A computed fold for a 108-nucleotide RNA from Paenibacillus sp. FJAT-29882, annotated as SAM riboswitch aptamer (S box leader). NCBI's taxonomy places the organism under Bacteria, Bacillati, Bacilli, Paenibacillaceae, Paenibacillus.
RNA sequence: UUCUUAUCGAGAGAGGUUGAGAGAUAAGGCUCCAUGACACCUCAGCAACCGCCGUCCUAGACGGAAUGGUGCUAAAUCCUACAAGUUGUAAAACUUGAAAGAUAAGAA
Numbered sequence: 001u002u003c004u005u006a007u008c009g010a011g012a013g014a015g016g017u018u019g020a021g022a023g024a025u026a027a028g029g030c031u032c033c034a035u036g037a038c039a040c041c042u043c044a045g046c047a048a049c050c051g052c053c054g055u056c057c058u059a060g061a062c063g064g065a066a067u068g069g070u071g072c073u074a075a076a077u078c079c080u081a082c083a084a085g086u087u088g089u090a091a092a093a094c095u096u097g098a099a100a101g102a103u104a105a106g107a108a
Base pairs, nucleotide, nucleotide: 001108002107003106004105005104006103007102008101013043014042015041016040017039021032022031023030027080028079029078044073045072046071049069050068052064053063054062055061056060077100082097083096084095085094086093087092
């Protein structure tokens, strides 16, 4: 980097460094930001994917802990975009799905 599977409306912030944009992506909207964002570092925390422990008859399911490997700690993955459907004169709104993305585990 690619593929497969699962999940994505829950949860969880302080300090320090830096100094201008940031929220994945071209676009639209909306938002955060010199009362210092984003990023990085330290500490703390959240969650429970893998791993660990226990129960049940393997599989698998359920329950538990949070010392290990990750991940995460503004806003639904911030919302839309593409397709189908419903309502509507229309504008638009809503529902479902896909695509894209993120994370984990496995494989190449």